A computed fold for a 126-nucleotide RNA from an Actinomycetes bacterium, annotated as SAM riboswitch aptamer (S box leader). Its mean pLDDT, the model's own confidence on a scale to 100, is 77. The organism belongs to Actinomycetes, within Bacteria. It matches the Rfam family "SAM riboswitch aptamer (S box leader)". Rfam describes the family as follows. The SAM riboswitch is found upstream of a number of genes which code for proteins involved in methionine or cysteine biosynthesis in Gram-positive bacteria. It was read from a public genome assembly, where an Rfam model found it.
[in-house]
RNA sequence: UACCCAUCGUGAGCGGCUGAGGGACCUGGCCCUUUGAAGCCGCCGCAACCGAAUCCUUAGGGGUUGUCAGGUGCGACGUCCAGCCGCGAACCGCCCGUCCCGGAGCGGUAAGCGGGAAGAUGGGAA
Numbered sequence: 001u002a003c004c005c006a007u008c009g010u011g012a013g014c015g016g017c018u019g020a021g022g023g024a025c026c027u028g029g030c031c032c033u034u035u036g037a038a039g040c041c042g043c044c045g046c047a048a049c050c051g052a053a054u055c056c057u058u059a060g061g062g063g064u065u066g067u068c069a070g071g072u073g074c075g076a077c078g079u080c081c082a083g084c085c086g087c088g089a090a091c092c093g094c095c096c097g098u099c100c101c102g103g104a105g106c107g108g109u110a111a112g113c114g115g116g117a118a119g120a121u122g123g124g125a126a
Stems, first nucleotide, its partner, number of pairs: 001126001003124006013043005021032003026083004044075003048072003051068001052065005079118001084115004090109005095103003
């Protein structure tokens, strides 16, 4: 950081300084916040990737061990939800019929599900 790959459900907080914003951008929502946001510092913790050690292996890879020398990361709400595409329960309207009940089709709204886009983190590569 324009690229490639993987993951994004769960999990994990206290104190000090500071003083008004924050939840990536934009839009629409919904939240957090002077009972102190974001940021900085100290300590604590979580466990995603790389790594370390060790075991298995079809040698591609897989398992175990959270400090296990470590490198990063993370510690409200699913990446807070949605936007683009597809499927779609249910509801409404039009239409039809043997007419208060039912029905194929069309249109609208739409829970939910899947796939993308963008983003974040790690690793690789340049």